[in-house]
């Protein structure tokens, strides 16, 4: 930094349309699935934001004060993403190899 297994959280089965498929009716119609808008929410792909410490600059014996820059996260922010179970995705962790 890479490969395999492993385990891995949260939040509306939310509302209006809208073509096509499929299924049920087959007078009219009704589900699901997929697209588009609009609320509400959620943090663990990605993205973005800083403490401390440390450079730099003015200033000074020096320092500390202002100004500037570099700077993690499981924190903060919600661009993305995501939000019945199932599955898909998942940051992290643990083994095992390279």
């Nucleotide at each position: 930094c890479u490969u395999g297994c492993u385990g891995g959280a949260g939040a509306g089965a939310g509302g209006c349309g809208c073509c096509g498929c499929g299924c049920c009716a087959c007078g009219c119609g009704g589900c699901a699935c997929g697209c588009g808008c609009c609320c509400a929410c959620c943090g663990a792909a990605g993205g973005a934001g800083c403490a401390a410490a440390c450079c730099c600059g003015c200033a000074u014996c020096g320092c500390a004060u202002c100004g500037g820059g570099u700077g993690a996260a499981u924190c903060u922010c919600u661009c993305a993403g995501g939000u019945a179970a199932a599955g898909a995705g998942g940051a992290c962790a643990g083994c095992a190899g390279g």